[in-house]
RNA sequence: CCGCACUAGCCGGGGAGCCAGCGGUGCCCUGUCGCCUGCAACCCGCUACAGCAGGGGUGAAUCCCGACCCCAGGGACGCUGAUGUGCCGCCAGCCCCGGAUAAGCAGCGAUGAGGAAUCGGUCUUUGCGCAACGAGGCCCCGUGAACCAUGUCAGGCGGGGAACCGAGCAGCAUUAAGCGGGAUACCGCGUGUGCCGUGAAGGCGCCGUUUCCGAGCCGGCUGUCCGAACAGCGGGUAUAUCCGCGCGCUCGAAGGCCGGUGUGCGG
Numbered sequence: 001c002c003g004c005a006c007u008a009g010c011c012g013g014g015g016a017g018c019c020a021g022c023g024g025u026g027c028c029c030u031g032u033c034g035c036c037u038g039c040a041a042c043c044c045g046c047u048a049c050a051g052c053a054g055g056g057g058u059g060a061a062u063c064c065c066g067a068c069c070c071c072a073g074g075g076a077c078g079c080u081g082a083u084g085u086g087c088c089g090c091c092a093g094c095c096c097c098g099g100a101u102a103a104g105c106a107g108c109g110a111u112g113a114g115g116a117a118u119c120g121g122u123c124u125u126u127g128c129g130c131a132a133c134g135a136g137g138c139c140c141c142g143u144g145a146a147c148c149a150u151g152u153c154a155g156g157c158g159g160g161g162a163a164c165c166g167a168g169c170a171g172c173a174u175u176a177a178g179c180g181g182g183a184u185a186c187c188g189c190g191u192g193u194g195c196c197g198u199g200a201a202g203g204c205g206c207c208g209u210u211u212c213c214g215a216g217c218c219g220g221c222u223g224u225c226c227g228a229a230c231a232g233c234g235g236g237u238a239u240a241u242c243c244g245c246g247c248g249c250u251c252g253a254a255g256g257c258c259g260g261u262g263u264g265c266g267g
Stems, first nucleotide, its partner, number of pairs: 001267006009058003012030004020047005035055005064260003068256002073251003077246003081242008091234001093233002097227005103222003107217002114213004119208004123202007130194002132191003136187002139182005149174004157166003
């Protein structure tokens, strides 16, 4: 150096997370790759040489091991932005509310704003009169008394020789008290009815006439100012998440490059 047969090793790896720590299943990333069966996230199995148990394939190398480079991707940190949540009204903002002003708009105004005075009307209370309403009275109609209303009193009763007379129930009629109905008028009573008339007290609110003065008045909208309130918008702050960016931090697949590495037999 070559051939044959074995063995170590390998048959995916990595990230975050979980964990005392190391792995696994699960999630994510990645490869030019697919080992199989059982166990397993309120977990399963191990103990620093760190999955356990069983089975299969490959096998000393371009395939295994180590270092370095590169870099997919992940994590930490920082920043802008976005969103959610909590807090802040002592937050010069918006919205809402109250007040002031009168620069602008609108409205009214020499057919007189506004003010002053006078007069009158209206307003509140109240007295008197009146009206209305309510229930009554009077009046009209109807009904209406077994006996203790009247008239007439059948029958019956009583007196009388008789003619007649008497008291008198029922009935009938008329009425009293009572009951029912009723248009107008009249009489009185009552009232949280009314302003019709009139008087008084009150307040000076509103309207109008007359006289005088003679150009503003108003504060509806915009604007300005002041105050209050407000967690709805905006603003501030804290925190969480996400996109993006940054980082001389950290882990790092695949890849690249350099190097390393058995046993036995035979030639």
Record summary
Bacterial large signal recognition particle RNA from an Oscillospiraceae bacterium, 267 nucleotides, folded computationally. Model confidence (mean pLDDT): 77 of 100. It is recorded under the gene name ffs. RNAcentral holds the sequence, with entries from ENA.